[in-house]
RNA sequence: GGUCGCAUGGCCUAAUGGCAAGGCGUUGGACUUCGGCGACAGUUGGUUUCCAAAGAUUGUCGGUUCGAUCCCGGCUGCGACCU
Numbered sequence: 001g002g003u004c005g006c007a008u009g010g011c012c013u014a015a016u017g018g019c020a021a022g023g024c025g026u027u028g029g030a031c032u033u034c035g036g037c038g039a040c041a042g043u044u045g046g047u048u049u050c051c052a053a054a055g056a057u058u059g060u061c062g063g064u065u066c067g068a069u070c071c072c073g074g075c076u077g078c079g080a081c082c083u
Stems, first nucleotide, its partner, number of pairs: 001082007010024004018066001026053005033046005059075005
């Protein structure tokens, strides 16, 4: 230098051009269970399960379209291969 792929909540992963979905995590609540402290009323930490909530300008700038995470082009970053 050339070809190709990828970029979506804090993390991971979906989404046929038409309501951005799920898991982990976070926060709040309930429950199960095991400890610590205790003035025996409670308080505090962990654990099991469940409920609820918050969290996304879909890398960026344009284009096409009634409508773009999705199609097209430029750029940025990362990766693979070739030279």
Molecule: transfer RNA
Organism: Ascodesmis nigricans